RNA sequence: GGAGGUAUAGCUCAGUGGUAGGGUGUGUGCCUAGCACGCACAAGGUCCUGGGUUCAUCCCCCAGUACCUCCA
Numbered sequence: 001g002g003a004g005g006u007a008u009a010g011c012u013c014a015g016u017g018g019u020a021g022g023g024u025g026u027g028u029g030c031c032u033a034g035c036a037c038g039c040a041c042a043a044g045g046u047c048c049u050g051g052g053u054u055c056a057u058c059c060c061c062c063a064g065u066a067c068c069u070c071c072a
Stems, first nucleotide, its partner, number of pairs: 001071007010024004018055001026042005048064005
């Protein structure tokens, strides 16, 4: 220098243009003599950034940023 991929909750990951989710972690309650385990509930999101398309975009298009892989 060229090509491809990834970016979504504290962490790790799903998400086929129509209400943003799972696991784990955290908090509260139940349980226990007390913890742990277990059960229930809750909080936690500028979906990397900026534009575009669309009635409507995490999803499609363009540009940028960070990281990973490959080629030279």
Transfer RNA from Camelus ferus, 72 nucleotides, folded computationally. The source organism's lineage runs through Eukaryota, Bilateria, Chordata, Mammalia and Camelus. The coordinates come from a structure-prediction model, not an experiment, and the mean pLDDT is 84. Rfam family: tRNA. Rfam describes the family as follows. Transfer RNA (tRNA) molecules are approximately 80 nucleotides in length.